[in-house]
Context: one part of a larger RNA
RNA sequence: UUGGGCGUAAAGGGUGCGUAGGCGGCCUGUUAAGUUUAAGGUUAAAGAGCGGGGCUCAACCCCGUCACGCCUUAGAUACUGGCAGGCUAGAGUACUGGAGAGGGAAGUGGAAUUCCAUGUGUAGCGGUAAAAUGCGUAGAUAUAUGGAGGAACACCAGAGGCGAAGGCGGCUUCCUAGACAGAGACUGACGCUCAGGCACGAAAGCGUGGGGAGCAAAUAGGAUUAGAUACCCUAGUAGUCCACGCUGUAAACGAUGAAUGCUGGGUAUCGGGGUGACUCGGUGCCGUAACUAACGCGAUAAGCAUUCCGCCUGUGGAGUAUGCACGCAAGUGUGAAACAU
Numbered sequence: 001u002u003g004g005g006c007g008u009a010a011a012g013g014g015u016g017c018g019u020a021g022g023c024g025g026c027c028u029g030u031u032a033a034g035u036u037u038a039a040g041g042u043u044a045a046a047g048a049g050c051g052g053g054g055c056u057c058a059a060c061c062c063c064g065u066c067a068c069g070c071c072u073u074a075g076a077u078a079c080u081g082g083c084a085g086g087c088u089a090g091a092g093u094a095c096u097g098g099a100g101a102g103g104g105a106a107g108u109g110g111a112a113u114u115c116c117a118u119g120u121g122u123a124g125c126g127g128u129a130a131a132a133u134g135c136g137u138a139g140a141u142a143u144a145u146g147g148a149g150g151a152a153c154a155c156c157a158g159a160g161g162c163g164a165a166g167g168c169g170g171c172u173u174c175c176u177a178g179a180c181a182g183a184g185a186c187u188g189a190c191g192c193u194c195a196g197g198c199a200c201g202a203a204a205g206c207g208u209g210g211g212g213a214g215c216a217a218a219u220a221g222g223a224u225u226a227g228a229u230a231c232c233c234u235a236g237u238a239g240u241c242c243a244c245g246c247u248g249u250a251a252a253c254g255a256u257g258a259a260u261g262c263u264g265g266g267u268a269u270c271g272g273g274g275u276g277a278c279u280c281g282g283u284g285c286c287g288u289a290a291c292u293a294a295c296g297c298g299a300u301a302a303g304c305a306u307u308c309c310g311c312c313u314g315u316g317g318a319g320u321a322u323g324c325a326c327g328c329a330a331g332u333g334u335g336a337a338a339c340a341u
Base pairs, nucleotide, nucleotide: 004312005311006310007295008294012309014200015199016198017197021193022192023191025087026086027085028084029083030082031081033080034079035076036075037074038073039072040071041070042069049065050064051063052062053061054060090190091187092186093185095182096181097180102176103175104174105173106172107171108170109153114148115147116146117145118144119143120142124135125134161168162167205246206245207244208243209242210241214240215239219235220234221233222232257308258307259306260305261304262303265286266285267284268283269282270281271280272279273278291296314341315340316339323334324333325332326331
């Protein structure tokens, strides 16, 4: 390579948009490139394959013959392709309607923690398994009033909703994206997937400038302990927050790529339509057939099929070395081999 695979054994790219490429609905005509039929040419000899023969066999030798490929000519036209025309079931546009923590910006609210000021008040507070460090007679803790500041939004809240993923939750306004349903006006295959590419991408981290209430790596102290560079306690700095820029990784998980069609039911819930039976779209659970090594999956498939992309090929060495690219750095992407077994 052929082949076999990718939920948990190795293996789905973190996610989207999209270029090249690959693949692509129904009908008619045309063409004849692919496809197919026939004939001819070529394919040196030897060798190989097949049939037969000669050395006693074999090796060896001799005879006959085929296939594949390429080219030319003539024909066929179902399928694929090209061209032309048409269609509306795919896709999209317009219209009506409601749902939503979808995104961005500005503003604003109450509870709580902390701090500050003042009043009341007096000896403790705090913390733990128990303590101690710590705070407190320079008046703490508690309580009351006022103020400051930052961060997060109790109840509602749901197995709920929205988003491509990461993710998104007080309230109001502005800007803005997508999905869904209903009607069925319009376009007429405009589609699917997508190597490169571009964009987005939790937390931590980095740069510059702000901000800093609480929490809290590092750090200090107190305990515990044989020790305790930990678990527990008292403090506490980066950071957590904001703006702009960078990083580009996660058990980025449904450990399950995207799209389309088909294949029993039951039940719950969210959004829409319908008087209703029911139906369209989403989210869950239980399960038929089927699948699976089993677990399980089961119309939200891991079933039956098709298209396209990504990836795997024993373990360690190793996500290492090296080269290249990116990055301020941290590092990231790509990514071996020797050797061992």

This is a predicted structure of a 341-nucleotide part of an RNA (small-subunit ribosomal RNA, central domain) from an uncultured rumen bacterium. Model confidence (mean pLDDT): 89 of 100. RNAcentral holds the full RNA, with entries from ENA and SILVA. Its Rfam family is "Bacterial small subunit ribosomal RNA". Gene Ontology terms of the family: ribosome and structural constituent of ribosome.